[in-house]
Molecule: glmS glucosamine-6-phosphate activated ribozyme aptamer
Organism: Thermaerobacter marianensis DSM 12885
RNA sequence: GAAGGCUUGCUAGCGCCAGGACUCGCCGGCAGGGCGCCGGCGAGUUGACGAGGACCGGGCGUAUCGAACCUUCGGCGGAUCGCCCGGCGGUCGGCCACGACCGAGAGCGGCCCGGCAAAUCCCGGGAGCGAUCCCGGGGACAAUACGGGCCAGGUGGCGUGA
Numbered sequence: 001g002a003a004g005g006c007u008u009g010c011u012a013g014c015g016c017c018a019g020g021a022c023u024c025g026c027c028g029g030c031a032g033g034g035c036g037c038c039g040g041c042g043a044g045u046u047g048a049c050g051a052g053g054a055c056c057g058g059g060c061g062u063a064u065c066g067a068a069c070c071u072u073c074g075g076c077g078g079a080u081c082g083c084c085c086g087g088c089g090g091u092c093g094g095c096c097a098c099g100a101c102c103g104a105g106a107g108c109g110g111c112c113c114g115g116c117a118a119a120u121c122c123c124g125g126g127a128g129c130g131a132u133c134c135c136g137g138g139g140a141c142a143a144u145a146c147g148g149g150c151c152a153g154g155u156g157g158c159g160u161g162a
Base pairs, nucleotide, nucleotide: 014077015076016075017074019073020046021045022044023043024042025041026040027039028038029037030036049066050065051064055087056086057085058084059083060082061081088103089102090101091100092099094158095157096156097155098154109151110150111149112148113147114146121138122137123136124135125134126133127132
C1' cells in the first nucleotide's frame, strides 16, 4: 500500500432530554372499612405524521408545506429553508457591459386544470409487571413542490448572410 473478514457510528423533519406528563419499586405524611390522595428517593416511558428540500464561500434569522391533535407541551443541538454580500453559471436576441429573475429541472407573478403521503383509524401479531414500544395487513384523506394551458420578458453598444 492492496484485498478480505468482523464490529461500531452516521447518512438530517433528523438526533437528544435538566422541566412537564405518565409507569414501576421503596419510604414518609394524610384520609380511611377498603380502593386511595400528596410528597421524597431510585429506575424507566413519552416527547413531530409524512411531503419537499444543497451551485461555491461568508453573515444574519425562532428554517418550507400540509395531515393529525389528549403534550406534535417545554427545551437543547444540528439542518438541504429565508434574506443579504461576493464569486460562478443559466435565461431575458448572436456577442459584450449593466440590470432583472433564477440555480444545471437555472421566469418572478396571476388564473384554470391535473397531481403524489404517512401517522391518526380498523384488524391481527410480538416485547415489557407497567407507562409504552415494535411489526404485519386493510381502507382513506393534503399542501408546497411538480406537469399542462392562457396571460405576462430589459436597456445600451457591437456584429450580421437571417